[in-house]
Context: one part of a larger RNA
RNA sequence: GAGUAGCGAUAAUGCGGGUGAAAAACCCGCACGCCGAAAGCCCAAGGUUUCCUGCGCAACGCUAAUCGGCGCAGGGUGAGUCGGCCCCUAAGGUGAUGCAGAAAUGCGUAGCCGAUGGGAAGCAGGUUAAUAUUCCUGCACCUCGUAAUACUGCGAUGGGGGGACGGAGAAGGCUAUGCCAGCCGGGUGUUGGAUGUCCCGGUUUAAGCGUGUAGGGAGUCGCUCUAGGAAAAUCCGGAGUGGCAAUCCUGAGGCGUGAUAACGAGACCCCUUGUGGGUCGAAGUGGUUGAUGCCCCGCUUCCAAGAAAAGCCCCUAAGCUUCAGGUAUUACAAGACCGUACCCGAAACCGACACAGGUGGGCAGGGAGAGAAUCCCAAGGCGCUU
Numbered sequence: 001g002a003g004u005a006g007c008g009a010u011a012a013u014g015c016g017g018g019u020g021a022a023a024a025a026c027c028c029g030c031a032c033g034c035c036g037a038a039a040g041c042c043c044a045a046g047g048u049u050u051c052c053u054g055c056g057c058a059a060c061g062c063u064a065a066u067c068g069g070c071g072c073a074g075g076g077u078g079a080g081u082c083g084g085c086c087c088c089u090a091a092g093g094u095g096a097u098g099c100a101g102a103a104a105u106g107c108g109u110a111g112c113c114g115a116u117g118g119g120a121a122g123c124a125g126g127u128u129a130a131u132a133u134u135c136c137u138g139c140a141c142c143u144c145g146u147a148a149u150a151c152u153g154c155g156a157u158g159g160g161g162g163g164a165c166g167g168a169g170a171a172g173g174c175u176a177u178g179c180c181a182g183c184c185g186g187g188u189g190u191u192g193g194a195u196g197u198c199c200c201g202g203u204u205u206a207a208g209c210g211u212g213u214a215g216g217g218a219g220u221c222g223c224u225c226u227a228g229g230a231a232a233a234u235c236c237g238g239a240g241u242g243g244c245a246a247u248c249c250u251g252a253g254g255c256g257u258g259a260u261a262a263c264g265a266g267a268c269c270c271c272u273u274g275u276g277g278g279u280c281g282a283a284g285u286g287g288u289u290g291a292u293g294c295c296c297c298g299c300u301u302c303c304a305a306g307a308a309a310a311g312c313c314c315c316u317a318a319g320c321u322u323c324a325g326g327u328a329u330u331a332c333a334a335g336a337c338c339g340u341a342c343c344c345g346a347a348a349c350c351g352a353c354a355c356a357g358g359u360g361g362g363c364a365g366g367g368a369g370a371g372a373a374u375c376c377c378a379a380g381g382c383g384c385u386u
Stems, first nucleotide, its partner, number of pairs: 013031006032383004040363004046343002050341001051075006060068002080141002082339003086119003092113003098107003122139005142335002145332008153320002158315004166302004172295003178288004182203006188196001204262002208257004215250004219244008228236002263284001266280005303306001349358002365377004
């Protein structure tokens, strides 16, 4: 220079009370304002204790600070079913034997590793200062083992089926959701009206089990033969023949049950002051709207013709055949280990910063509207640290 520029989105603050040495900024209350396909809620990635509580204010916070993602201390993450681990494979990696190469090494079959894909099973309510599909309550489900009983051809790394898949378009059936009426509880006032066609609030419940509907697909069940499926096959494929006329498979939703339960507006009680605890608890129906969600991995259509493998089912081989093994029912036992706090369109991630930037997925209320645009609002969250 200079007490100058600046103090990081112009969403906005004001008042009362509390705490305190001190309050524009902290806490409580009232009013106002802002977002609301977000500036709300939930995950993945990443971060790694930032979460909750108590005590602090040197430094950090572009100001103050009693406050804090700051300092100190203590506490907090509970799983057979969520995700991983596990089984399976893709791209890719690795790579026995092998091929190439002075060497180092490169390539590469089988195999193995490798999710961003496939594979068993959980919902509703309650609870903590901080976790919950994990704890508790209620009602479920799956896998594996053992035992008993009954019946019985079982057996794989092999064979077959299945898993199993593209783009676009269209229609139908539903549900979530919203809205209205009814029902239940409460209110009805100092101003013109107001016991009414008035006002306010509530009207919520899952998985599972049973039923098998709208719809979609295919004929289906036997018998005989059989040069294919690297051996075998009763399986698959091929050929023939007979029975049945509708049969089988699939399939949302609805209904019943789950639920004599939970939740529930509110009422009452208690130590009375805390965002406290306890007890009781009404109605809980009908109509309408209607998805981008479900039926749908469907249907139609098009050409560029749209993963693999395992789990699963069938078949036999070696072999076993009073055994073992298989199927069904019942009972009992087991289900380990790792993640789980908190932030997540952000002051906690990537940007040297509490940085107007960047960041994948899910949820999707009301009025107006074609709409996820836009404007105003709900739930919820904020007023962007001078």
Record summary: The part of an RNA shown here (large-subunit ribosomal RNA, domain III) has 386 nucleotides and comes from a metagenome. The RNAcentral record of the full RNA draws on SILVA.